[in-house]
Context: one part of a larger RNA
RNA sequence: UUGGGUUUAAAGGGUGCGUAGGCGGGGUAGUAAGUCAGUGGUGAAAGCCUGCGGCUUAACCGUAGAAUUGCCAUUGAUACUGCUAUUCUUGAGUGCAGUUGAGGUAGGCGGAAUGUGUAAUGUAGCGGUGAAAUGCUUAGAUAUUACACAGAACACCGAUUGCGUAGGCAGCUUACUAAACUGUAACUGACGCUGAGGCACGAAAGCGUGGGGAGCGAACAGGAUUAGAUACCCUGGUAGUCCACGCAGUAAACGAUGCUCACUCGCUGUUGGCAAUAGAUCGUCAGCGGCUAAGGGAAACCGAUAAGUGAGCCACCUGGGGAGUACGAUCGCAAGAUUUGAAACUC
Numbered sequence: 001u002u003g004g005g006u007u008u009a010a011a012g013g014g015u016g017c018g019u020a021g022g023c024g025g026g027g028u029a030g031u032a033a034g035u036c037a038g039u040g041g042u043g044a045a046a047g048c049c050u051g052c053g054g055c056u057u058a059a060c061c062g063u064a065g066a067a068u069u070g071c072c073a074u075u076g077a078u079a080c081u082g083c084u085a086u087u088c089u090u091g092a093g094u095g096c097a098g099u100u101g102a103g104g105u106a107g108g109c110g111g112a113a114u115g116u117g118u119a120a121u122g123u124a125g126c127g128g129u130g131a132a133a134u135g136c137u138u139a140g141a142u143a144u145u146a147c148a149c150a151g152a153a154c155a156c157c158g159a160u161u162g163c164g165u166a167g168g169c170a171g172c173u174u175a176c177u178a179a180a181c182u183g184u185a186a187c188u189g190a191c192g193c194u195g196a197g198g199c200a201c202g203a204a205a206g207c208g209u210g211g212g213g214a215g216c217g218a219a220c221a222g223g224a225u226u227a228g229a230u231a232c233c234c235u236g237g238u239a240g241u242c243c244a245c246g247c248a249g250u251a252a253a254c255g256a257u258g259c260u261c262a263c264u265c266g267c268u269g270u271u272g273g274c275a276a277u278a279g280a281u282c283g284u285c286a287g288c289g290g291c292u293a294a295g296g297g298a299a300a301c302c303g304a305u306a307a308g309u310g311a312g313c314c315a316c317c318u319g320g321g322g323a324g325u326a327c328g329a330u331c332g333c334a335a336g337a338u339u340u341g342a343a344a345c346u347c
């Protein structure tokens, strides 16, 4: 660079909000910037192209034309785009009436289990493994009973369930708070979509300060296994895991599938509404699943929750390794991260 691509071959940003920009519903009127047509000017010559001619031919040269796809001015056209004015309701939003859920934040409460302490009963083992040993135990363990304390997590219900933009969210309850869906059609009247930069949120591990510490448990120690065993197994065990505040900003942050809108056979299960029928049954909207027609795809597969058919906007890709490394810049307490991102060399 392109009539190319991005589930799995290279490639969708972790997610949202939103600035600039790009794109944008129906009617009427105006304007004439884009657009289209005519005319005038300019667009040097040479060259290129075409006709004719001159050197014996050609190269070369002469002559006439065409071309010069552009720019400027002017006169018109008004379908489309733009701009101005006005209007509409189907896009978007608001109101009203209901419904739904592990959505969020803060507080309170609960039972089971585990560990520890105290007291009691009781006596020789307990624990652990493929088998053992380290370990615990006559200073009375393990087991059983009562009471007390501590921290963390919430069995059953519980699922192809539900909610949330993503990360994620599960005992019960209170307060505050956000959202979605359905019905209605009262209100606004295109207020919309996307979104470079930017801002906010963002699992786990990690970092800082101060708490907390039951269980689990990197590191570490010991016991085994083994040729060895810096492991897998066992006995212990520190950071951590938990809380508050601050930082960090990454994940196979995955549906490995960007967001929005429109269109394109059916079958079946389910969640939340609404509506109809005497009933069997069935309709509709929004979600979550399974199977499939057309179509797509290299195939696996996707198939109204598209990877089908189209439109708009953003992000990203261009052979493997070196390498998301080096260097510079930015952010960070550090670990490191982010944006930009090579080369030598090698196949």
Base pairs, nucleotide, nucleotide: 004317005316006315007300008299012314014201015200016199017198021194022193023192025088026087027086028085029084030083031082033081034080035077036076037075038074039073040072041071042070049065050064051063052062053061054060091191092188093187094186095184096183097182098181099180100179103177104176105175106174107173108172109171110154114150115149116148117147118146119145120144121143125136126135162169163168206247207246208245209244210243211242215241216240220236221235222234223233258313259312260311261310262309263308266291267290268289269288270287271286272285273284274283276281295302296301319347320346321345328340329338330337331336